[in-house]
RNA sequence: GGGCGGCUAGCUCAUUUGGUUAGAGCGCGUCGUUGACAUCGACGAGGUAACAGGUUCGAAUCCUGUGUCGCCCA
Repeated sequence: GGGCGGCUAGCUCAUUUGGUUAGAGCGCGUCGUUGACAUCGACGAGGUAACAGGUUCGAAUCCUGUGUCGCCCA
């Protein structure tokens, strides 16, 4: 230098072909249970979907560029 893949909650990841309000597990907070802790149960907080632009009535999803991480080739 060239090619490919990833980037969504604090962490690990879903989201079947663009269409309701973006979800799960773990973690976190409050409450219940306990003498106390753990477990368990209930409720809750937490996201500009890496960034910018474009297409579309509508974008996490499609297109382009940038950034970053990983792999391959030279």
Predicted 3D model of a 74-nucleotide RNA (transfer RNA) from a bacterium. Its Rfam family is "tRNA". The family's RNA type in Rfam is transfer RNA. Its mean pLDDT, the model's own confidence on a scale to 100, is 80. The RNAcentral record of the sequence draws on ENA.